[in-house]
Predicted 3D model of an 88-nucleotide RNA (Glycine riboswitch aptamer) from Donghicola tyrosinivorans. Lineage of the source: Bacteria > Pseudomonadati > Alphaproteobacteria > Rhodobacterales > Donghicola.
RNA sequence: ACGACAGGAACGGGAGACACUGAGUACUCUCAGGGCCGAAGGAGCAACCGCCCCGGUAAACUCUCAGGCAAAAGAACCUUCCUACUCA
Repeated sequence: ACGACAGGAACGGGAGACACUGAGUACUCUCAGGGCCGAAGGAGCAACCGCCCCGGUAAACUCUCAGGCAAAAGAACCUUCCUACUCA
C1' cells in the first nucleotide's frame, strides 16, 4: 500500500403488501376484526465435514415470533469514504 472481516458516515441508490372495515377520536393516533408482504432482527433445513449415538454448518430459500402494508420513517443488499484489527 492492497485485500478480507467488523464498525461508522453520505439532503447516495434501495422492493413488496388494505390511505380495508367498525368504534373511539388526539385524523401522524388507539383498540378490535379479518386480509396481505419479506429485504430490520429472529428461527429452520441441504450438500459438505466431524469424534458419525449425535453434532457442526448457508442464504436473497422457508417460517412469519417480531416487523411492515398512503406519505414520512425504517429497510437486507450495493456504491463511495473513514476508523480499528489481522495477514503477507

Model confidence (mean pLDDT): 78 of 100. It was read from a public genome assembly, where an Rfam model found it.